[in-house]
RNA sequence: CACUCAUCCAGAGAAGCUGAGGGACCGACCCGAUGACGCUUCGGCAACCAUGCAGUGAACAGUAAUCAGUGUUCAGUGAAGAAGGUGCCAACUUCGGCGCAUGAUUUUUAUCGUGCGGGAGAUGAGAG
Numbered sequence: 001c002a003c004u005c006a007u008c009c010a011g012a013g014a015a016g017c018u019g020a021g022g023g024a025c026c027g028a029c030c031c032g033a034u035g036a037c038g039c040u041u042c043g044g045c046a047a048c049c050a051u052g053c054a055g056u057g058a059a060c061a062g063u064a065a066u067c068a069g070u071g072u073u074c075a076g077u078g079a080a081g082a083a084g085g086u087g088c089c090a091a092c093u094u095c096g097g098c099g100c101a102u103g104a105u106u107u108u109u110a111u112c113g114u115g116c117g118g119g120a121g122a123u124g125a126g127a128g
Stems, first nucleotide, its partner, number of pairs: 001128001003126006013042005021031003025097004043089003048085002051080001053078002056075006093120001098117008
């Protein structure tokens, strides 16, 4: 860097340094010299991976053979904990962007919403 899968309306900030933009893109709307964003330290949140436990299924082993039980491996499920690998700690991914359905208003051109899906993005895991 492109691919696959899962998740994205919950949760969690102080200090120090720096000094002007930042919230991915566009529009809106916000944050920001009462110092944002970023970096460092400490703290915290969460539970993706990993970990151990329980039960389920499959395969294999075992047996002369079948079933049960047992063992190993794998898959997915449930609850657990937070030592490890990540991640995260303004606003739902801040909201919208594209499509469909639908409500209200209406000057019939639109405006403002709601729901579902999609796109884009982020994070993790996997395989390149």
Molecule: SAM riboswitch aptamer (S box leader)
Organism: uncultured Anaerolineales bacterium